[in-house]
Predicted 3D model of a 399-nucleotide RNA (Bacterial RNase P class A) from an uncultured Anaerolineae bacterium. The coordinates come from a structure-prediction model, not an experiment, and the mean pLDDT is 77. The sequence was found by an Rfam model in a public genome assembly.
RNA sequence: CAAGCUGGCCGGGUGAUCGCGGUGGCGCGCUUUCGGGCGCGGCUACUGAGGAAAGUCCGCACUCCACAGAGCACGGCGCCGGCUAACAGCCGGGCGGGGCGACCCGACGGCAAGUGCAACAGAGAGGUGUAUUGCUAAGCAGCGGGCUGCGGUUCGCCGCAGCGGCUGCCAGCGAGGGUGAAACGGUGGUGUAAGAGACCACCGGCAGCGGCAGUAAUGUCGCUGGCCAGGCAAACCCCGCCGGGAGCAAGGCCAAGCAGGGCAUAGGGGCUGCUCGCUCCGUUAACGUCCGGGUAGGCCGCACGAGGGCGUCAGUAAUGGCGCUCCCAGAGAGAUGAUCACCGGCGUUUGCCACAAGGCAAGCGCGCACAGAAUGCGGCUUAUAGGCCGGCUUGGCAU
Repeated sequence: CAAGCUGGCCGGGUGAUCGCGGUGGCGCGCUUUCGGGCGCGGCUACUGAGGAAAGUCCGCACUCCACAGAGCACGGCGCCGGCUAACAGCCGGGCGGGGCGACCCGACGGCAAGUGCAACAGAGAGGUGUAUUGCUAAGCAGCGGGCUGCGGUUCGCCGCAGCGGCUGCCAGCGAGGGUGAAACGGUGGUGUAAGAGACCACCGGCAGCGGCAGUAAUGUCGCUGGCCAGGCAAACCCCGCCGGGAGCAAGGCCAAGCAGGGCAUAGGGGCUGCUCGCUCCGUUAACGUCCGGGUAGGCCGCACGAGGGCGUCAGUAAUGGCGCUCCCAGAGAGAUGAUCACCGGCGUUUGCCACAAGGCAAGCGCGCACAGAAUGCGGCUUAUAGGCCGGCUUGGCAU
């Protein structure tokens, strides 16, 4: 310098004007049992989205309901150790796979327990299964243009016998070819008609036992065994572990009106300062008062929390302890926005410099990635313009 791998972080800034939500203060209005309560399209101060607020996929907190114990069923998870409130999460390690490498990926117990499944192609696709091509001794049948011998001959050949050859049948075989994702270890030898773990040696792999290293997963070494055990368990299943249900519209408190019940009473309400008067309701119980449930509505839950930041200690790390510091939206069909200026960013055009990447200046365009809380928290997954910082690998060049 080029091509990559990986970890962490930011994800527009400043100012002005207008607007919206929340909280506090002040003011005004209404009401009051004088403590207060409610309202305001009044003023003012402070404050107001995210790394994913998203998908709602896991795990919890919280709340209500259910629950003696045990088992079955159903569902989830599945290498080992650690972390955590918990997890299908994270960290470290092992094993397997990919990459020259940095590094990346893996639901990673069991198919030498049982049952089941395997498209197309192929002869045969599964525990004793397959034979198309192919290889093959003996037997049987056929063929003829080979060889040998004997006999005959018109000297061209003909007949018979044997050997050998070819074809078919019967039979043996599973090595070679071929199909396939997959066809029941590899090499060499023995053996055979031909062959084959049929047998032998070595290698690979597997099972069991033991030694060593490691907390463990596992690794490694040795001995023994039988010759080899195919794939799929996000197929049923087996083994081990875990799991009650519903969810903030959870749930709790207050409670208008209407309806209901008890008590009391013959009157009560409006017009009014008072009396009279007028009028309405009521003796089928109005009005008053008390009671229980409870709708609308209001309040709580609901923002101090498994909280954020900084430092320090323990630990490889995830994480945890300690100290200091901060208070940080809240909600109800739902506020968090708009305009302008400057800076930044991106795209594009032109000019200049390098003429390789690119840099500088000017003009124009784009408000400028993905997207927006609704009980809260920890994760995972997905989306994301552009940019910043660190570590590492491979190759080239120079010293």